RNA sequence: GGGCGCUUGGCGCAGCGGGAGCGCAGGACCCUUACAAGGUCAAGGUCGGGGGUUCAAAUCCCUCAGCGCCCACCA
Numbered sequence: 001g002g003g004c005g006c007u008u009g010g011c012g013c014a015g016c017g018g019g020a021g022c023g024c025a026g027g028a029c030c031c032u033u034a035c036a037a038g039g040u041c042a043a044g045g046u047c048g049g050g051g052g053u054u055c056a057a058a059u060c061c062c063u064c065a066g067c068g069c070c071c072a073c074c075a
Base pairs, nucleotide, nucleotide: 001071002070003069004068005067006066007065010024011023012022013021018055027041028040029039030038048064049063050062051061052060
């Protein structure tokens, strides 16, 4: 330098044009003599940054950044 993939709550992930969700962790309550396990509830994300297309973008396009894999080049 070229190609491909990924970036979404604290963590791991789903969602591939029209409701942003699941699990774990953390919080409150119930249960227990107590702890763990279990149950219920609530909270937490302007979807990596910017721009574009569209009535409408996490989703499509461009660009930048970061991470990973492969290839090439130099030495």

A computed fold for a 75-nucleotide RNA from Candidatus Aphodovivens excrementavium, annotated as transfer RNA. The prediction has a mean pLDDT of 84. Rfam family: tRNA. Gene Ontology term of the family: triplet codon-amino acid adaptor activity. Lineage of the source: Bacteria > Bacillati > Actinomycetota > Coriobacteriia > Candidatus Aphodovivens.